[in-house]
A computed fold for a 132-nucleotide RNA from an uncultured Saprospiraceae bacterium, annotated as SAM riboswitch aptamer (S box leader).
Its Rfam family is "SAM riboswitch aptamer (S box leader)". Its family is annotated with regulation of gene expression in the Gene Ontology. From the family's description: The SAM riboswitch is found upstream of a number of genes which code for proteins involved in methionine or cysteine biosynthesis in Gram-positive bacteria.
It was read from a public genome assembly, where an Rfam model found it.
């Protein structure tokens, strides 16, 4: 680097050096940020992916649940901070078809538009474990 499986609405900050930028990446929105951005020290948490251990079970295979947090990583603003591709609903416009008390209203298709809504998918990035 890359594949492949899982996961991403939970949950966790404090101080020191620093000194202006962050929130991967491109465009957009939004937000943090000099009551100090990014980084990098240390402390402290948070979760349990993987490893030790322990408890049940079982087809006996370190499977399956579940526990614990000692290693191993990982993470501590906002959902992966939100939108972008794609369906579907939902809306709004126009056309048309029926029905009627012909006033328009009701209801059916079909287009088009296009997010300020809502659902599922996909992609992307992240992490983490097992392989190149």
């Nucleotide at each position: 680097u890359u594949u492949u499986u899982a996961u991403a609405g939970a949950g966790a900050a404090g101080g020191g050096u620093g000194a202006a930028g962050a929130g991967a990446u491109c465009g957009g929105g939004c937000u943090c940020c000099a009551u100090g951005c990014a980084a990098c020290c240390c402390u402290g948490g948070c979760a349990a992916c993987c490893u030790c251990c322990c408890u049940a079970a079982c087809u006996c295979c370190u499977u399956u649940a579940g526990g614990u947090a000692a290693g191993g990583u990982g993470c501590c603003a906002a959902u992966u901070c939100c939108c972008g591709c794609c369906a579907a609903a939902a809306u709004a416009u126009u056309u048309u078809c029926u029905a009627c008390a012909c006033g328009g209203u009701a209801g059916g298709a079909a287009a088009u538009a296009g997010u300020a809504u809502u659902u599922g998918g996909a992609a992307c990035u992240a992490u983490a474990a097992a392989g190149a």